The part of an RNA shown here (small-subunit ribosomal RNA, central domain) has 349 nucleotides and comes from an uncultured bacterium.
The coordinates come from a structure-prediction model, not an experiment, and the mean pLDDT is 87.
The RNAcentral record of the full RNA draws on ENA.

Context: one part of a larger RNA
RNA sequence: CUGGGCGUAAAGCGUCUGCAGGUGUUCAGGUAGGUUAUUAGUUUAAGCCUCCAGCUUAACUGGGGAAAAGCUAAUAAAACCGCUUGGAUAGAGUUUGUUUGGGGGAGCUGGAAUUCUCGGUGGAGGGGUGAAAUCCAUAGAUAUCGAGAGGAACACCGUACGCGAAGGCGGGCUCCUAGAACACAACUGACACUCAGAGACGAAAGUAUGGGUAGCCAACGGGAUUAGAGACCCCGGUAGUCCAUACCGUAAAUGUUCCUUGCUAGCUGGUUUGAUUUUUUAGUCAGGCUGGCGUAAGCUAACGCGUUAAGCAAGGCGCCUGGGGAUUACGACCGCAAGGUUAAAACUC
Numbered sequence: 001c002u003g004g005g006c007g008u009a010a011a012g013c014g015u016c017u018g019c020a021g022g023u024g025u026u027c028a029g030g031u032a033g034g035u036u037a038u039u040a041g042u043u044u045a046a047g048c049c050u051c052c053a054g055c056u057u058a059a060c061u062g063g064g065g066a067a068a069a070g071c072u073a074a075u076a077a078a079a080c081c082g083c084u085u086g087g088a089u090a091g092a093g094u095u096u097g098u099u100u101g102g103g104g105g106a107g108c109u110g111g112a113a114u115u116c117u118c119g120g121u122g123g124a125g126g127g128g129u130g131a132a133a134u135c136c137a138u139a140g141a142u143a144u145c146g147a148g149a150g151g152a153a154c155a156c157c158g159u160a161c162g163c164g165a166a167g168g169c170g171g172g173c174u175c176c177u178a179g180a181a182c183a184c185a186a187c188u189g190a191c192a193c194u195c196a197g198a199g200a201c202g203a204a205a206g207u208a209u210g211g212g213u214a215g216c217c218a219a220c221g222g223g224a225u226u227a228g229a230g231a232c233c234c235c236g237g238u239a240g241u242c243c244a245u246a247c248c249g250u251a252a253a254u255g256u257u258c259c260u261u262g263c264u265a266g267c268u269g270g271u272u273u274g275a276u277u278u279u280u281u282a283g284u285c286a287g288g289c290u291g292g293c294g295u296a297a298g299c300u301a302a303c304g305c306g307u308u309a310a311g312c313a314a315g316g317c318g319c320c321u322g323g324g325g326a327u328u329a330c331g332a333c334c335g336c337a338a339g340g341u342u343a344a345a346a347c348u349c
Stems, first nucleotide, its partner, number of pairs: 004320003007303002012317001014201004021194003025088007033081002035077009049065006091191001092188004096183005103177007110154001115149007125136002162169002206247006215241002220236004258316006266293012298305002322349003331342004
C1' cells in the first nucleotide's frame, strides 16, 4: 500500500457554476513515453528454495547453485494507455418552428376582511373565560348604516397540481429576463463527465442605516390559575413581522438517499409535446416530467427499495471508523455584533 461502508445503525457538502486534477465514443496511419519479451552488466552478506558436506542425528553451521526483484544498456513486439496526423457521428452543442409553467426582476392596479377617524340611528351594556377578573362604555360603547385613512395578506380556483439548482414561488395587467420539452431537417465534430481549492445563490431568526406600522406579537405590565406560576388561559403591548440598501451564512436546508452514463418483467393515474385514426366529450402510438401499487428478477440486518433503485456495472467528488468529553478548547480565517467555518487532547466507560 491493499479493507469495509454512508435511506433508518457513524457517514452525501444546503444548492449550483467551475480552474487545476482524475476519467473519457468510433475508424485508419505514424511514433515507441508507459507496457510486454529476450539478452548482457550490476545490485555486500545472511535469509527463503535446491544440491553437497561437517558436528553420532536434528536444530545449527560451511560450500556450490538457483530463483525473484530494482537500475542501466541493447534488440524486438505494437494489442492496450499516451503522443501525433487525417477522417466519422451514436455523446455534447447550435440554428429553425411549436408549446408550456404560481421560474426571476420592475412598475401599475383590484376587491373582501381587520383596525382607526368622522357623521347618522340607538340607549346599557359590551368583551372575555372552565368560571371569572383586569379591560372598554351615559364624555354614548357593543350593534347597525354611510363616508374616509392606512398597512399587510391574496378566500374560492387549489390539486398525490405546475415551475425552479436549491432556498423557494400563488389576486390582476404591462414591460424586461432565464429555462425546459417536443417536431423536422440542416450545421459543428468529442467541443464530454466529475471536480480539491475558488466563486455565486441561500428559509426563518438576528444586525446596521433610513422609512413604514393595519393585524399579529418575543420582551414587558396587568388579571386569573396555583402551594408557588418567572408558564399554559385572559386584557393590553414594544422590538420584530413590511419596504429600500448593506451584512449574517445557518435549519429536521429531508427523499435524513451526491452528480453523470449504460443495462434489467409489469399494472395504474396526473401533466405536457407530437404523430395518426371517425371509439373525435375519444382511441392508438412515440417522447419529457411527476405520483401510486407492490408484484418478476435482484438487493437489504430487518423495515423496506424495486426503470424516479436502496438492483447490475462504470467515472469523479465528499464523508465515516466505539460512547462521552465535543455542533467543545486553543489557533487560524470570516463577521459591526450575535456568532459562523475549520477542529483536538487529557480524562472516563